[in-house]
């Protein structure tokens, strides 16, 4: 710092995800050890039990009790010390501790104020005289169960309460005055009066500390919360507080808050600071530290400096306890601890040694503050779990290609070490400024009493603690795990499962060869810890101040007018608010950074200093920007002089054209469609001619032409009336520019009310189409479309581009002005201002593109986005007559949704071009029968496999047994075959007997070859066990081979150029070719595979050779006949050559490349045919040809036999064959082939049988014998259109032939039978010449067996105007929401499950608001009732007080009625998400109606 995911691939956008960092954490799974921190985040639930705030006898009376002394009536009693016990009294329980419930402002945080308070403390000034009455405890009588409590009665004080004193100070004043205090105790000195010290108490002044009030700014979300407020806001009299204040209360005035967010809801304690972040920010506010606020829950005060008081009081509530039922006690959010909630937090420890803090003169006492300690790996930091050496590279585990290789110097073995550990021994700091005692020197002092300060000296107190630390012995001995290994992300093999189990943070693994599940080896990563879940920051520039966008990804408001607001032109000058610089306070400490220092280091802890980015006050500057006060004219407007327009409104007039009505002329169809039907028409239509009515829109001009703010606007007139432009420079002098809210206008359709209604037309009918057709198409037709008036407020209201101003090359066109030239009026040039169009440079953009009319470059100003979907919906509010608009959300759910461009592929897009691809012909398939394959049903079995072309006469070039894989039945287990071991024994030949055989049992003959004499090599048999076998699965693990597109023109690379890039370019384009053939052009220039050529045949000729082929010419010779001699001419045969190359010649064309036509030539424009198949596609076929990975099987899924199937048979296809007949069938005679085959073969001749064959065996390994007679033909002859003399199935008989064997299940012959069938429905196949079509003939498998397949020859044609249309290809070039690629995508409704949510008669909490009831405890205030020490009175009373009643305020309670919210509701609405469910088939191509 960035990485993964949308695509086929590619930029950009967008959003999910990861990798970091960190926590008061839990959770798994491990755990050695020390240091320092931390530890109910939930129930502000309820709490057993013990502590947590007590002290002071030097205030004060009492009492209990020890010692000690002294009396003693021996009961005790008196003095003094000491202890301890309630009481009354001081002080202190307001600190400290807990915990954040409530608080969105009585809080807090900064920074400021002025009207006050302050116990102890400090410093100063003044004083502390003198008197009285209680009341507690105690006694004593009662009452209760207790808790307590009542009544009498004695006492004491630093308890109370008068009196005196207080000049100045304090309070209050009418400025003369007048009110207001005190306590004493201890200890020394003295006979004593009394003096002085300490501590205290009283007034009063300052001070410190502390509280408490007041203001400004800061300080969470919502606007589906827009209005809030009557003591509310001000004044003035009064009250009241420690003190301003409506803080109260009467009375006047009516204010005051608030879009800068008032009120209401929602959620929270603030803060220093903590995470995290380059920062700016974000989230948090655990421990620590400031500040609040609370203390079962509500209220209420009282006491005191100080509480409205956690361990104080009173009442009310609610809950717990205890009770004699009468009443009564209690509040761990102090320290531990219980239950309970939870995913989840400790010990009912020790000690006041230290620090603090109450109280005390003090000693000391109290202190769950605090300081230790246990518990927890919660977290941070540090240590260990050894160290060297050591190859036979052990053993064992893992993989293997069997060689090895890896765990691996890694154990082990040898040498060391001793941190930790255990055991012993030593052993610190935390402890002093306290106490004790003693010296010295000061204060006070009459004093060497006392007392008190400082100094030095000894003494004395540890909870931690068996401390840290350090020494010694022991001894490798005590001490590694955790998670991950597809990619992001460092780190891979194996085995196991088998879309199962499961795994997954995203993307995604798993359907038999998983580096992704599970184990295991092996790695990689941290490591006493490692993952995992949760939570914040980051990355996230993903809310964008730093630091983003908005034309097509979300996103410019539908226009304008203008209100706050925000911005603003030139120029002085004044201020100094903003700015800016210094100083000053101040910003708590801690926290963070730096430098140091203390712990063995570190983490800690600690010292100086930075930093705290803030606020505030004082003083300086004055460029800018604000005010203020003057000036200008360039901005902005007004005049003046013109000007172009469908700008607006009204009102009026026009003609063409629909269409109704009359009237005429006319007759049968019109009309309407893809082609039709409804419809109209003889009642007379459509057509045509004249009139008439009414309505609506306004052809031609007409124009990327005007005009307007946007919707929008189009015949003439005419009247009102906005607006722009051009020219001029009189005027006004910033008067601008944007605008949230608001107002206006705002297409179509819609609504309201009244018109009007010609034509068109939703709804709505009828007719078509269709599988349906609630469409498209047609005939009709109502609203509506028109007019006025009013609602409505939307639109793909678009330029998908907000409004204003400035700047930045050009050319072109067009409209509307102007000034110059020019001209006959002109045309027409130049400049120049304002529109509109159309290309381009810069430059922007993700590309498309945009480009002075910006999407350039800058500035003001406003709306608006922030993944897809739910959803522009639900709630709510707002507005509306509805309709609907506008505002506008969440739960859920997905890893994407979307833009631009690329490559393809597709399209019932478009151009060109080919091809037996249509057309023109010719001949079949479909229809009969029978072959033969397949499907399907049967079966024990009907073996398998192929499946659109590219499967179906395929594998199979030949199933009767074998074959054979298939069923049944019978046997065999190292096997039928291969290698290895170990007996035997030659191999072999040949017999019986049993059995369907397989085979089992038992004769016989035979004993060979090599040998170092051990034995071996080949064979048989028998044994053991490694193993053999498998046509068993998987062609979707594969190799080879094979089909197909297609013998289609294509398919590619390398350097270059161009693009951000995928990719383009070359390969496209103009010709032309069968061709990416070739030619030209060209940012491309060359290459490669392909294409053609090179091979093979066939056609012509010519060398060369002539036997088994030929035979012309010579010569035999025969019934013939190259039969013989002879001959290689000559055909032939096989060998090599030649020949054809658009090479000539004219035309055409760009003079090219090439075409067209001719000439010679056997052969002409690749002559004909063949083999050869490019990059790829199709997971095309094939594991059953063969190979071969995995799996499966192992007395069977392998092996052997017998018999059976594979040949069935209601059917349905496909490839044939033979047919139907006269171009034909029978009979008879006769002529011409070319390529093959042949020894377990082909077989002549002759002779036999009708025959099919049978004999026979010459000849031939074959140009020689010989299969072997070619047929169609041709020439006679006979049948005469008939189910036939046509066809030949079927079936009876008889046979041959192969073969061990023709029953399932062969061919063939004879004789006899003599079916369908009379030319084939929709469809649909095949050929372009020696071709179709028609004739035979051969091979190959093969014992036998072809209509099939592969060859071979005879005879031999029609016919291609042409590329409109179906097929199939190729190039271009368009669309695209496809890309597994149109057999693609994909949309709704319905069924069913499951989620979540809106509505719902209601039902229940909660919370809160308005009136009304009520009215505890308390304060205050009022008082006729009842007590009543101090003080005044001689007394009587009187003053003060207390209860008691009562009024006010007021908790809790309560009754009505409303807001708001949260749960749950029968039933109902969408919505989301599921596997292979139903109906369509709307969208993506021109998606078949754009």
């Nucleotide at each position: 710092a960035g990485a993964g995911u949308u695509u086929g691939a590619u930029c950009a956008u967008g959003g999910c995800u990861c990798a970091g960092a960190u926590u008061g954490a839990a959770c798994g799974c491990u755990g050695g050890c020390g240091g320092c921190a931390c530890g109910c985040u939930u129930a502000a639930c309820a709490c057993a039990u013990g502590c947590a705030a007590g002290u002071c006898g030097a205030g004060c009376g009492g009492u209990u009790u020890c010692a000690u002394a002294c009396c003693u009536u021996c009961g005790g009693g008196u003095a003094u010390g000491g202890a301890g016990c309630a009481g009354c009294g001081g002080c202190g329980g307001a600190c400290g501790g807990g915990u954040g419930a409530g608080u969105a402002a009585u809080a807090c945080g900064u920074a400021g104020g002025g009207a006050u308070c302050u116990g102890c403390c400090c410093u100063g000034a003044a004083g502390u005289g003198g008197g009285g009455g209680a009341c507690a405890a105690c006694c004593u009588u009662g009452g209760g169960a207790a808790a307590c409590u009542a009544g009498g009665g004695c006492u004491a004080a630093u308890a109370c309460c008068g009196c005196a004193u207080a000049c100045c100070a304090c309070u209050c004043u009418g400025a003369g005055g007048a009110g207001g205090a005190a306590a004493g105790u201890g200890a020394g000195c003295g006979c004593a009066a009394g003096c002085a010290c300490a501590c205290g108490c009283u007034u009063u002044a300052g001070g410190a500390u502390g509280a408490a009030c007041c203001u400004a700014c800061g300080u969470c979300c919502g606007a589906u919360u827009a209005g809030c407020u009557a003591g509310u806001u001000g004044g003035u009299g009064g009250g009241g507080u420690a003190a301003a204040g409506g803080c109260c209360u009467a009375c006047c005035a009516a204010g005051g808050c608030a879009g800068c967010g008032a009120u209401c809801g929602g959620u929270a304690g603030c803060u220093g600071g903590u995470c995290u972040g380059a920062g700016a920010g974000g989230a948090c506010g655990a421990a620590c530290a400031g500040c609040c606020a609370c203390a079962c829950u509500g209220g209420g005060a009282c006491u005191g400096a100080g509480a409205c008081a956690c361990g104080g009081c009173c009442c009310a509530g609610a809950c717990u306890c205890c009770u004699a039922c009468g009443g009564g006690a209690g509040g761990c959010a102090g320290c531990a601890g219980u239950g309970g909630g939870g995913a989840a937090u400790a010990u009912u420890g020790g000690a006041c040694a230290a620090u603090g803090g109450g109280g005390g003169c003090a000693a000391c006492c109290c202190u769950g503050a605090u300081c230790c300690a246990g518990c927890g790996a919660u977290g941070c930091c540090g240590c260990g779990u050894g160290u060297g050496u050591g190859a036979a590279g052990a053993a064992g585990g893992c993989c293997u290609g069997c060689g090895g290789g890896u765990u691996g110097u890694a154990a082990a073995g040898c040498a060391c070490u001793u941190u930790u550990g255990u055991u012993a021994g030593g052993g610190a700091a935390g402890a002093u400024u306290g106490c004790c005692u003693u010296a010295u020197u000061g204060a006070u002092u009459a004093a060497g009493a006392g007392u008190u300060g400082a100094u030095g000296a000894g003494g004395u107190u540890g909870a931690c603690g068996g401390u840290a630390c350090c020494u010694a012995a022991c001894g490798a001995a005590u001490a590694a795990g955790c998670a991950c290994c597809g990619g992001c992300u460092a780190a891979c093999u194996c085995u196991g499962u088998g879309c199962c189990a499961g795994c997954a943070g995203c993307c995604g693994c798993g359907g038999u060869a998983a580096u992704a599940c599970a184990g295991a080896g092996g790695g990689u990563g941290c490591a006493a810890g490692c993952g995992u879940u949760a939570a914040u920051c980051g990355g996230a520039a993903u809310u964008a101040c730093u630091g983003g966008g908005c034309g097509u990804a979300a996103a410019g408001g539908g226009u304008g007018c203008g209100u706050a607001g925000g911005u603003g032109g030139a120029u002085u000058g004044a201020u100094a608010a903003g700015u800016u610089c210094u100083a000053u306070g101040u910003g708590a400490a801690a926290u963070c950074c730096c430098u140091g220092g203390g712990c063995u280091u570190a983490a800690c802890c600690u010292a100086g200093g930075g930093a705290c980015u803030g606020c505030a006050u004082a003083g300086g500057a004055u460029a800018c920007u604000g005010u203020c006060a003057g000036u200008c004219c360039a901005g902005a407007g007004u005049g003046a002089a013109g000007u172009a327009g469908a700008g607006g409104g009204u009102g009026g007039c026009g003609g063409a054209a629909u269409u109704u009505c009359c009237g005429g002329u006319g007759u049968a169809g019109c009309g309407g469609u893809g082609a039709a039907a409804u419809g109209c028409g003889u009642a007379g239509a459509u057509a045509u001619c004249g009139g008439a009515a009414g309505g609506a829109a306004c052809a031609c001009c007409a124009g990327u032409g005007g005009c307007a703010a946007a919707g929008g606007c189009g015949g003439c007139c005419a009247c009102c009336u906005g607006g722009g432009c051009u020219u001029u420079a009189a005027c006004u002098g910033a008067c601008a520019c944007u605008g949230a809210g608001g107002c206006a206008c705002g297409a179509a359709a819609g609504c309201g009310u009244g018109g009007g209604g010609a034509g068109c037309a939703a709804a709505c009918a009828g007719g078509a189409u269709u599988a349906g057709a609630u469409a498209c198409c047609c005939u009709g037709g109502u609203a509506g479309u028109c007019c006025a008036c009013g609602c409505u407020g939307u639109a793909a209201a678009c330029g998908a581009u907000g409004a204003a101003a400035a700047c930045u090359a050009g050319c072109u066109g067009u409209u509307g002005g102007u000034a110059g030239g020019g001209u006959u009026a002109g045309a027409c040039c130049u400049a120049u201002c304002g529109g509109u169009a159309g290309c381009g440079c810069a430059g922007c953009u993700a590309a498309c593109g945009c480009g002075a009319u910006a999407a350039g470059u800058u500035u003001u100003c406003c709306g608006c986005c922030u993944g897809g979907g739910g959803a522009g919906u639900a709630c709510g509010g707002u507005c509306g007559c509805a309709a609907g608009a506008u505002u506008a959300a969440a739960a859920c759910u997905c890893a994407a949704a979307g833009g631009a461009a690329u490559u393809g592929a597709c399209g019932g897009g478009g151009g060109c071009c080919c091809g037996c691809a249509c057309a023109a012909g010719c001949g079949g398939u479909g229809g009969a029968g029978c072959a033969u394959g397949u499907g399907g049903u049967u079966u024990a079995a009907u073996u398998c496999g192929a499946u659109g072309c590219a499967a179906c006469g395929c594998g199979a070039a030949g199933a009767a047994c074998c074959u054979u894989a298939c069923c049944u039945a019978c046997c065999c287990u190292u096997g039928a075959c291969a290698u290895c071991c170990u007996c035997g024994g030659a191999a072999g030949c040949u017999g019986a007997u049993a059995g369907a055989g397989a085979u089992a049992u038992u004769g016989g003959u035979g004993u060979g070859c090599c040998u170092u004499c051990g034995g071996g090599a080949a064979c048989c048999g028998a044994g053991a066990g490694a193993c053999a076998g498998g046509u068993g699965c998987u062609g979707c693990a594969u190799g080879g081979c094979u089909g197909u597109c297609g013998u289609c023109a294509g398919c590619u690379c390398g350097u270059g150029u161009c693009g951000u890039g995928a990719g383009a370019u070359g390969u496209u384009g103009g010709g032309u070719u069968a061709a990416g053939u070739c030619c030209c052009g060209u940012a491309a220039c060359g290459a490669g595979c392909g294409c053609a050529a090179c091979c093979c045949u066939u056609g012509u000729c010519c060398u060369u050779a002539g036997u088994u082929g030929c035979u012309a010419g010579c010569a035999g010779g025969u019934a013939a006949a190259g039969c013989u001699g002879a001959g290689c001419a000559c055909u032939c045969u096989a060998a090599g050559g030649a020949g054809a190359c658009u090479g000539c010649c004219g035309g055409u064309g760009a003079u090219a490349a090439a075409c067209c036509g001719g000439a010679g030539g056997a052969a002409g424009g690749u002559g004909g045919g063949g083999a050869u198949g490019a990059c790829g596609u199709c997971a095309a076929g094939u594991c059953c040809u063969c190979a071969u990975g995995g799996c499966c099987u192992u007395u069977a899924u392998g092996g052997g036999u017998a018999g059976g199937g594979c040949u069935a048979c209601a059917c349905a296809c496909g490839u044939g064959c033979u047919a139907c007949a006269a171009u034909g069938g029978g009979c008879g005679a006769u002529a011409c082939a070319g390529a093959g085959g042949g020894a377990a073969g082909c077989g002549a001749a002759g002779c036999c049988g009708c025959g099919a064959g049978g004999u026979g065996g010459a000849g031939c390994g074959a140009a020689u014998c010989u299969c072997a007679g070619a047929a169609a033909g041709u020439c006679g002859u006979u049948c005469g259109u008939a189910g036939u003399c046509c066809g030949g199935a079927u079936u009876g008989g008889a046979g041959u032939c192969u073969g061990c064997a023709a029953c399932u299940c062969g061919a063939c012959u004879c004789c006899a039978u003599g079916a369908a069938g009379u030319u084939g429905g929709a469809a649909u196949c095949g050929c372009u010449a020696g071709u179709a079509a028609u004739c035979g003939c051969g091979g190959a498998u093969c014992a036998g067996c072809a209509u099939g397949c592969c060859g071979c020859g005879g005879u031999g044609a029609a016919u291609a105007c042409g590329u409109u249309c179906a097929c199939g290809g190729g190039c271009c070039u368009u669309g695209u929401a496809c890309a597994c690629a149109c057999c693609g995508c994909c949309c709704g409704u319905c069924a069913c499950a499951c989620c979540a949510u809106g509505g719902g008669a209601g039902u229940g909490g909660g919370u809160u608001g308005u009136a009304c009831c009520a009215g505890a405890a308390g304060u205050a205030g009022g008082u006729a009732g009842a007590c009543u020490a101090a003080c005044c009175g001689c007394a009587a009373g009187g003053g003060g007080g207390u209860c008691g009643c009562u009024u006010a305020c007021c908790a809790c309670g309560g009754u009505a009625u409303g807001g708001u919210u949260c749960a749950u509701g029968a039933c109902u609405g969408g919505g989301g998400u599921g596997a292979a469910g139903u109906c369509g088939u709307a969208a993506c191509a021109a998606g078949g109606u754009a």
Record summary:
This is a predicted structure of a 1490-nucleotide RNA (small-subunit ribosomal RNA) from a metagenome. The prediction has a mean pLDDT of 84. The sequence is in RNAcentral, with records from SILVA. It matches the Rfam family "Bacterial small subunit ribosomal RNA".